A computed fold for a 75-nucleotide RNA from a soil metagenome, annotated as c-di-GMP-I riboswitch aptamer. The sequence is in RNAcentral, with records from MGnify. Its mean pLDDT, the model's own confidence on a scale to 100, is 87.
[in-house]
RNA sequence: AAACGGCAAAUCCGUCGCGAGGCGGAGACGCAAAGCCACAGGACUCGCGUUUCGCGAGUCGGCUGGGUUACCGAA
Numbered sequence: 001a002a003a004c005g006g007c008a009a010a011u012c013c014g015u016c017g018c019g020a021g022g023c024g025g026a027g028a029c030g031c032a033a034a035g036c037c038a039c040a041g042g043a044c045u046c047g048c049g050u051u052u053c054g055c056g057a058g059u060c061g062g063c064u065g066g067g068u069u070a071c072c073g074a075a
Stems, first nucleotide, its partner, number of pairs: 006031002011026006029062001035068003039065003042060008
């Protein structure tokens, strides 16, 4: 670079959750790890407080870094 393919944003419907958001179906914006993992940073939600700040619990892997596994094979 090709090839077999894979995943699935927004939105809509259903469902769970106080919520961020998760799950299933439809749907494709995109993705070479857009497979998995909350360790660090970041954003978001809920609660508390001495409330322009702090603490606790949570959500986001398609926010960044990191860890780990993986298809093809011109290099």